[in-house]
Context: one part of a larger RNA
RNA sequence: UUUGCAGCUAGACGGAAAGACCCCGUGCACCUUUACUAUCAUUUUAAAUUGGAUUUUUAUACUUUUUGUUUAGGAUAGGUGGGAAUAUGAAAAUAUACAAAUGAAAUACCACUCUUAAUUUAUACAAAUCCUAAUUAAUUUUUAAAAUUAAAACAGUUUAUGAAAGGUAGUUUGACUGGGGCGGUCACCUCCUAAAAAGUAACGGAGGUGUACAAAGAAAAGUUUAAAUAAUAUAUUAUUUGUAAGUGUAAUGGCAUAUACUUUUUUAACUGUAAGAUUGACAAAUCGAGCAGAGAUUUUUUUUGAAAAAAAAAAGUCGGUCAUAAUGAUCCGGUGAUUUUGAGUGGAAAAAUCAUCGCUCAACGAAUAAAAGGUACGCCGGGGAUAACAGGCUGAUGGUUUCUGAGAGUCCAUAUCGACGAAACAGUUUGGCACCUCGAUGUCGGCUCAUCACAUCCUGGAGUUGAAGUAGUUUCCAAGGGUUCGGCUGUUCGCCGAUUAAAGUGGUACGUGAGCUGGGUUUAGAACGUCGUGAGACAGUUCGGUCCCUAUCUGCUGUAAA
Repeated sequence: UUUGCAGCUAGACGGAAAGACCCCGUGCACCUUUACUAUCAUUUUAAAUUGGAUUUUUAUACUUUUUGUUUAGGAUAGGUGGGAAUAUGAAAAUAUACAAAUGAAAUACCACUCUUAAUUUAUACAAAUCCUAAUUAAUUUUUAAAAUUAAAACAGUUUAUGAAAGGUAGUUUGACUGGGGCGGUCACCUCCUAAAAAGUAACGGAGGUGUACAAAGAAAAGUUUAAAUAAUAUAUUAUUUGUAAGUGUAAUGGCAUAUACUUUUUUAACUGUAAGAUUGACAAAUCGAGCAGAGAUUUUUUUUGAAAAAAAAAAGUCGGUCAUAAUGAUCCGGUGAUUUUGAGUGGAAAAAUCAUCGCUCAACGAAUAAAAGGUACGCCGGGGAUAACAGGCUGAUGGUUUCUGAGAGUCCAUAUCGACGAAACAGUUUGGCACCUCGAUGUCGGCUCAUCACAUCCUGGAGUUGAAGUAGUUUCCAAGGGUUCGGCUGUUCGCCGAUUAAAGUGGUACGUGAGCUGGGUUUAGAACGUCGUGAGACAGUUCGGUCCCUAUCUGCUGUAAA
């Protein structure tokens, strides 16, 4: 060195299981509830099944009565109409009325009628009671069905209707996001980023909007604001500066010929249309000369008129506002108009066309008229497109070193310490990034076994000293060897005790689970506190809780042979 045998497991990101954590899916399931929408059961009301009587109350109508007080007037005048007489009596006569008077209205008598109260009859509703034949229950005899008892027009059943309703069911529960959640945002306008055409991203930096105005619109004419200085009667005047006050509101860009301010007259904040152009994936948005109609205002001309003014013609401007925000598709529905259609015909209903109204549909190109949560009991499909471990890049943070040297060190920067600053190094902290791995790279600590670095804890050799000696300080060289045992805690760490020459700092997938353990973390059970209406939740606590692999190869150990 090769081969065999017996062993060990460091590696083959070893085997096993399309990761259970995490994210995604307009996936699933189950659970919860003051999510949405339904619904069983429950219940309200009405009708049917459902019949016979009585009483009472109430309402309506009817019969007969009753009732009616301002002042004046005989006096308690409901109203209207008719009416000159009427009632009693044998008669005489009496009374009332008419007349007169009073009053807004006049009386006797008759009729109708209003109001108040009672009454008769009828009807209706409601309440209560009685009955039995529907119906129901129990019992008995026989089974084709009956009988008895009890209840009874209730109940039960059916239909319709309202209430309530996680008992049950079907579903929903947004996206962006330097993982997800929490937070923030989602449409439109202005500026910067934006790299001198346009356009241009980020959870980049700043701000605004969800209107306002009948003048803050239109036409024409006139005027010039602001700041500073000076004078003055404090009204104003003059000078200078001046891209600047003002322009409803943000910002930007404009505007002193004014788009600013004032005045006069007004409604073009019109109707019908439109060549063309710009932007946009589209949808759509924006600009728009011109033409027709009917107007506003200004100028000119003409006519009428004493004038004011009116009319006509021609020409200029005006189809909102200094510009850029001030917003919402379609469906559905409402309103008005129309010489539209009208399912045999005439109508109507309904529709159509034009105009207009109703959406923080603000998640603002709007999935529905209508929608929240839990899952550690979870499941499926995927993802290293995306987190937790480890690795990688980075090195802010943490660590080490160097430079400078204000100062401390009695004096003296550098024996020693060293502010404010500057420059490196390594890759042990906390992070950032999300590059391998989600068809699996097992996670803290301990045990065992280690191996390396040196920025050395001890032992060794030197320099320095504010080194007398002893003992120290600091710096340099040095990795050969060494670097403890206990108590508490799952702990690493840490504190404590006793020693020691010393009880080093780190790397090795925070070395090492196909080597062990399994105390912690991190499933399913259970409990406490807190949070939550609840299902449940908690880098809060607590008790409990399956750690598989017979070694093929590399590697290593022992052994035998060649």
Large-subunit ribosomal RNA, domain V from a wastewater metagenome, 562 nucleotides, folded computationally. Model confidence (mean pLDDT): 81 of 100.